[in-house]
Context: one part of a larger RNA
C1' cells in the first nucleotide's frame, strides 16, 4: 500500500452533489401518545420507567402420595384438608458488577413539500420510478349466426356467454368540479343538386318499293352507324347534432379630481376568443423576480405576489388522510463523513531471503 474487520481524546456534518457509508435505535412489560384523518387510521408517533440472581408472603391452576367415608368389594365411587412436584400471577426484603433482552438475535426520530391514492408491475445483464397496472369513470359498437379477432375457406375463438354481457378507446381511490361546434371526424336527415355501371332509345347509313318527264324525293323489313331527352345508388355538396371525438380557446388604442391603474369605451380580426381552479411550478426565458420565514451567512427549500417568454378542466383541473427502497427542505439524537489523522487483527500485493 490495497481489502475486510475492530478502537480511537477534543469537537460533532464542519465532509460531501447530498449524513453516501459508519454510528445511534432495537427484545418483552408497563405508562403515555400532537396536528390531521375518508373515523379505520396516524400509532411501536413522540417521550418516559422496568428487566439478573436470592429468601420469602399471597392468588390461583395442573398432578397429586396421605386421610376420611359409602358400597354392586372393583385397577370402584364421593369428599377433605394438606405434603411434595408443577406452571403462571401480585407483593415484601436482601445482594453483586461499569453494564441484567449482560453474548446472538433485535426500529434510529420528528417536521414541511412535490408525485403517484394505496397493495403490486418493470428494463433477465447500468434505470423499480413521478413509468405500467389498478379498483373507480366516461364515451363509442355490438340484439347473437353479436360486434370483434384467427383463417384462402371449413371452422374457431368471443361463448356452450346474452346488455348488470362482451369488444374498443381515454382517464385513474376518494373529494369539488370538468366551461367554449368554424374546420376534421363521426352520427342523423324520405327534399334539392352532382354523379357509374345499366335501362331508354330521339338521330343516321344502305335497301325492296313509291312518287315524279328529268334532277332528284319519300321509304317498311333486315343489317349497320352514332347513340340526345328520360330513368338509376352509394357517395360529394346541402342542413342539423356531437368536444369524458380529432382539436382550437385573440390584438391595438383611449378613460378616474395625486400618482398608478383601468371596473369603462372604441377598434381589427376570430369558429369561439381560456371560464374554475391553480400559478417563477417536474410547466418561469429575463432570474438568484419581488417580499415574507428558516440560517452568522440560503442559486435549494417553506409561504405569499401575478409581470403564465410557454398552466388549465378525463392528452382531465385542483385538494387530499394513509402508503412509498420514490424527490427535495429543514431539525434531534447519533457517530472517524470530517478537523486528521493513529492504533489493532486478518487477507493480499510489495521487499528481502
Nucleotide at each position: 500500500c490495497u481489502c475486510u474487520g475492530g478502537u480511537u481524546a477534543a469537537g460533532g456534518a464542519a465532509c460531501u452533489c447530498g449524513g453516501c457509508a459508519a454510528a445511534u435505535u432495537g427484545g418483552c412489560c408497563c405508562c403515555g401518545u400532537a396536528a390531521c384523518u375518508u373515523c379505520g387510521g396516524g400509532a411501536g408517533a413522540a417521550g418516559g420507567g422496568g428487566u439478573g440472581c436470592c429468601c420469602u408472603g399471597g392468588g390461583u391452576g395442573g398432578u397429586g402420595a396421605c386421610c376420611u367415608c359409602c358400597c354392586u368389594u372393583g385397577c370402584g365411587g364421593a369428599g377433605g384438608g394438606c405434603a411434595g412436584c408443577u406452571g403462571u400471577c401480585c407483593g415484601g426484603g436482601g445482594u453483586c458488577g461499569c453494564a441484567g433482552u449482560g453474548a446472538c438475535c433485535a426500529g434510529g426520530c420528528c417536521c414541511a413539500a412535490g408525485c403517484g391514492a394505496c397493495u403490486g408491475u418493470u428494463u433477465a445483464c447500468u434505470a423499480a420510478a413521478a413509468a405500467c397496472a389498478c379498483a373507480g369513470g366516461u364515451c363509442c359498437a355490438u340484439g347473437c349466426g353479436a360486434a370483434g379477432u384467427c383463417g384462402u375457406a371449413a371452422g374457431a375463438c368471443g361463448a356452450g356467454g346474452u346488455a348488470u354481457a362482451u369488444g374498443g378507446a381515454c382517464u385513474g381511490a376518494c373529494g369539488c368540479c370538468u366551461g367554449c361546434c368554424g374546420g376534421u371526424g363521426c352520427u342523423g336527415g324520405a327534399a334539392c343538386g352532382u354523379u357509374a355501371c345499366g335501362c331508354g332509345g330521339a338521330g343516321g347509313g344502305u335497301c325492296a318499293g313509291c312518287c315524279g318527264c328529268a334532277a332528284g324525293g319519300c321509304g317498311a323489313a333486315g343489317c349497320c352507324c352514332c347513340g340526345a331527352a328520360g330513368u338509376u345508388a352509394a357517395g360529394c355538396g346541402c342542413c342539423a347534432g356531437u368536444a369524458a371525438a380529432c382539436g382550437g380557446c385573440g390584438g391595438c388604442g383611449g378613460u378616474a379630481a395625486c400618482u398608478a391603474u383601468a371596473a369603462c369605451c372604441g377598434u381589427c380580426c376570430u369558429a369561439a376568443g381560456g371560464u374554475a381552479g391553480c400559478g417563477a411550478a417536474a410547466u418561469u426565458c429575463c432570474u438568484u423576480g419581488u417580499c415574507g420565514g428558516g440560517u452568522a451567512a440560503g442559486u435549494u427549500c417553506c409561504g405569499a405576489c401575478c409581470u403564465g417568454c410557454a398552466c388549465g378542466a378525463a392528452u382531465g383541473g385542483c385538494g387530499u388522510a394513509a402508503c412509498g427502497a420514490c424527490u427535495u427542505g429543514g431539525g434531534c439524537g447519533c457517530u472517524g463523513u470530517c478537523u486528521c489523522g493513529a492504533c489493532c487483527a486478518g487477507a493480499g500485493g510489495c521487499u528481502c531471503g